[in-house]
């Protein structure tokens, strides 16, 4: 340098172009306990890597950039 893959909450991960973006762990609050842990109930946390485009509608499709990875030279 060429080709390809990946990027979603602190971490991991799901989501046929139909929407309020879901789940687990972690965190916080409450319950339980002599106190913790475990368990139970609830809550908060996301500009879906940046920008642009297509569409009535984009996490999803297209272009570009950025970051990481695989492979070829």
């Nucleotide at each position: 340098g060429g080709a390809c893959c990946u990027g979603u909450a602190g971490c991991a991960u799901a989501a046929u172009g139909g929407a309020u973006a879901g789940u687990g762990c972690a965190u916080c609050u409450g319950g339980c306990u002599a106190c913790g842990g475990a368990c139970c109930a609830g809550a908060a946390g996301g500009u879906u890597g940046g920008g642009g485009g297509u569409u009535c509608g984009a996490g999803u499709c297209c272009c570009u950039c950025c970051a990481g990875g695989u492979u070829c030279a």